[in-house]
RNA sequence: AAAUUUAACGAAGCGCCAGGGCUUGGCCGUUGCCAAGUUGACGAGGUGGGGGAUCUCGGAAGAAUCGGCGGGUGACCCCCGGUUGGGCCACGACCGUUAAAGAAUUGACAAAACCGCCAGUGAUGGACGGGACAAAAGAUUCGGGUGGCUUAG
Numbered sequence: 001a002a003a004u005u006u007a008a009c010g011a012a013g014c015g016c017c018a019g020g021g022c023u024u025g026g027c028c029g030u031u032g033c034c035a036a037g038u039u040g041a042c043g044a045g046g047u048g049g050g051g052g053a054u055c056u057c058g059g060a061a062g063a064a065u066c067g068g069c070g071g072g073u074g075a076c077c078c079c080c081g082g083u084u085g086g087g088c089c090a091c092g093a094c095c096g097u098u099a100a101a102g103a104a105u106u107g108a109c110a111a112a113a114c115c116g117c118c119a120g121u122g123a124u125g126g127a128c129g130g131g132a133c134a135a136a137a138g139a140u141u142c143g144g145g146u147g148g149c150u151u152a153g
Stems, first nucleotide, its partner, number of pairs: 014070004019066001020039008042059001048079004080096005086150006102142005114130003117126003
């Protein structure tokens, strides 16, 4: 340096498959069995720390994107932190370091889909080429507590 083998890691709208669907082959036979495969969620957004809970946002598509398992950045509770009248304290509210919910206005961005190419007998797959289109978000404007202490103006 090369080859082979083993193990670990990889991912977080993520992984997996005992049901189901589909394909091929065999057997038989006719709503079947066996084997080998294949499918089983398409992007966007989203994590202060801890905890319990069968427990997760917003869209695209319409076909099983059925059903299930595991995980999970959601919600809730506690703690920490931020904002809420110059400072501080308590409580409350809303949030998470870009730390204000809500309202109005404005408003960008995706992948699947689809076409092609490649692989496969096929179901189907691909990190390949082409390729239209979201919503949440974001921005602007409006929109901020009670009590007490303090003292700068």

Predicted 3D model of a 153-nucleotide RNA (glmS glucosamine-6-phosphate activated ribozyme aptamer) from a Bacillota bacterium.
It was read from a public genome assembly, where an Rfam model found it.
It matches the Rfam family "glmS glucosamine-6-phosphate activated ribozyme aptamer". Rfam describes the family as follows. This entry contains a glucosamine-6-phosphate activated ribozyme that is found in the mRNA for GlmS. GlmS is an enzyme that uses fructose-6-phosphate and glutamine to generate glucosamine-6-phosphate.